[in-house]
Molecule: Bacterial RNase P class A
RNA sequence: AUGGUGGGACGAUCCGUCGCGGGGGCCUUACGCCCCUGAGGAAAGUCCGGACAGGAAAGGGCGACCGGCUGCGGAAAGCGCAGGAGGGAGUAAUUUUUCGGUAUCCGUAACAGAAAAUAACCGCCGCAAGGUAAGGGUGAAAACGUGGGGUAAGAGCCCACGACGCGUUGGAGGCGACUCCUCGCGGGUACGGACCCCGGUCCUGCAAAACCAAAUAUACCGGCAGAUGAGGGCGGCCCGCCCGAUGCCGGGGGGUAGGUUGCGUAGAUAAAUGACGGAUUUAAAAACAGAAACCGGCUUACGGCCCCACCAUUUCC
Numbered sequence: 001a002u003g004g005u006g007g008g009a010c011g012a013u014c015c016g017u018c019g020c021g022g023g024g025g026c027c028u029u030a031c032g033c034c035c036c037u038g039a040g041g042a043a044a045g046u047c048c049g050g051a052c053a054g055g056a057a058a059g060g061g062c063g064a065c066c067g068g069c070u071g072c073g074g075a076a077a078g079c080g081c082a083g084g085a086g087g088g089a090g091u092a093a094u095u096u097u098u099c100g101g102u103a104u105c106c107g108u109a110a111c112a113g114a115a116a117a118u119a120a121c122c123g124c125c126g127c128a129a130g131g132u133a134a135g136g137g138u139g140a141a142a143a144c145g146u147g148g149g150g151u152a153a154g155a156g157c158c159c160a161c162g163a164c165g166c167g168u169u170g171g172a173g174g175c176g177a178c179u180c181c182u183c184g185c186g187g188g189u190a191c192g193g194a195c196c197c198c199g200g201u202c203c204u205g206c207a208a209a210a211c212c213a214a215a216u217a218u219a220c221c222g223g224c225a226g227a228u229g230a231g232g233g234c235g236g237c238c239c240g241c242c243c244g245a246u247g248c249c250g251g252g253g254g255g256u257a258g259g260u261u262g263c264g265u266a267g268a269u270a271a272a273u274g275a276c277g278g279a280u281u282u283a284a285a286a287a288c289a290g291a292a293a294c295c296g297g298c299u300u301a302c303g304g305c306c307c308c309a310c311c312a313u314u315u316c317c
Stems, first nucleotide, its partner, number of pairs: 001313008010304001012280007020038007040288001044299002047297004052205004064201005069083005084099006100196003107191003121136002123132003144162006164186004170181004209261004218253001220251006231243004
């Protein structure tokens, strides 16, 4: 220098004019004027957790569901940071994925393949019976690898080394998961149904919920009137006719409209946070996007610029 990996910060600023939401002041009130303040890193998806609120609920057991490597942080989290082990990608920086224990028992292993766990299709040996898991081929997976011995041919059949697994072998390191060295033993693959262990789980969400509270109707209480006719119908009034036991006034509780709280140094209610012009920085003012009760996370979207650490290649000193 070029390319890349990981992380972080930012997401234009200022002035003028007009306009909008909230709060305050002047004013008797209204109008009007003045001042202050007014979106994001994700406000988004509503995925996880919490706080708060209401409802339900004696206590215990079984079961069901969810989570599951280690340490630390955290109120908690399908959360974060650091780390461990196995597998994958990359030359590398780095990244991605999996994860409690048991393997006695039981189940499954599609397609392909001879065979999916007491395997013989080709091949090899053998006269044959048969032997053989070395070689080929199938598969996600095929009965440890290399070398030597051995054999009819072969084979952990035997040996050495190595890999893997197991172990109250011993030792070293680490808080720990675990790692390294050493000793002994082992040879039937993959998945995990099942069983066991640890932790967690009642329901609904601010349209939660609490308080105040009209009009109309009215439980209940009191007073007055009423079959010597209350009250109603016959379009308003009188008479008349018909029906025939309630009517009026006051108190009063619950509930509705509505209001307040919940509710915030933006904030509520169908919902303001904008438009234009200019200046500056810039290669270019352009990306994703607009709070609705609150908090912590996760995920997703995003033009461009800057910073830090690291890797690869090349060049120069």